RNA sequence: AAAGGUAAACCCGGCGAAAGCUGGGGGCGCAAAGCCAUGGGGCCUAAAGCGGUUAAUCCGCUACGGCAGCCCGGCUGCUGGG
Numbered sequence: 001a002a003a004g005g006u007a008a009a010c011c012c013g014g015c016g017a018a019a020g021c022u023g024g025g026g027g028c029g030c031a032a033a034g035c036c037a038u039g040g041g042g043c044c045u046a047a048a049g050c051g052g053u054u055a056a057u058c059c060g061c062u063a064c065g066g067c068a069g070c071c072c073g074g075c076u077g078c079u080g081g082g
Stems, first nucleotide, its partner, number of pairs: 005030002010025006028069001034075003039072003042067003049061004
């Protein structure tokens, strides 16, 4: 090299307040796109809570909810050739 792996957007089902997760289809990409969110930074959401407001509503703050396919870091690791 090859084989094999994984699977963005989008579509359908389920869960969730949402972000998002999950099963199927799909395949943009990925040589750690395997794991860690209780290592650091960053980003998304704002249910509960707090504050404001309204006739209903709505607005702001906030993670104990998320993202490992945002970056750094940590841990682990398959096949073949050389």

Notes
The prediction has a mean pLDDT of 87. Predicted 3D model of an 82-nucleotide RNA (c-di-GMP-I riboswitch aptamer) from Gelria sp. Kuro-4. RNAcentral holds the sequence, with entries from Rfam.